[in-house]
RNA sequence: AGUACGAAAAGGCAAACUCAUCGCGAGAUGGGGGCGCAAAGUCAUGGAUCUGUUUGCAACAGACCGCCAGACCGCCGAA
Numbered sequence: 001a002g003u004a005c006g007a008a009a010a011g012g013c014a015a016a017c018u019c020a021u022c023g024c025g026a027g028a029u030g031g032g033g034g035c036g037c038a039a040a041g042u043c044a045u046g047g048a049u050c051u052g053u054u055u056g057c058a059a060c061a062g063a064c065c066g067c068c069a070g071a072c073c074g075c076c077g078a079a
Stems, first nucleotide, its partner, number of pairs: 005077002012037002017032006035066001041072003045069003049063006
């Protein structure tokens, strides 16, 4: 230094719930909060899930990466 891996420390993120605002909605943003997280960083690319429209198969338009994969990038360093 690299690969695998995840002890410690520093720093980081922030579920439920709640307040405000936005959205038809799924949800989003900000404040409080802290269940957890070494990719709980980024990207809706594939699948899953969810929403709206259409009577519906299904299609179209969306949401979600803290559901599973994939791509890209990345902090620290004990065993």
Model confidence (mean pLDDT): 84 of 100. Predicted 3D model of a 79-nucleotide RNA (c-di-GMP-I riboswitch aptamer) from an Anaerolineales bacterium. Its Rfam family is "c-di-GMP-I riboswitch aptamer". Rfam describes the family as follows. GEMM was predicted in a large-scale screen for bacterial structured RNA regulatory elements. Of the family's consensus pairs, 100% are formed in the model.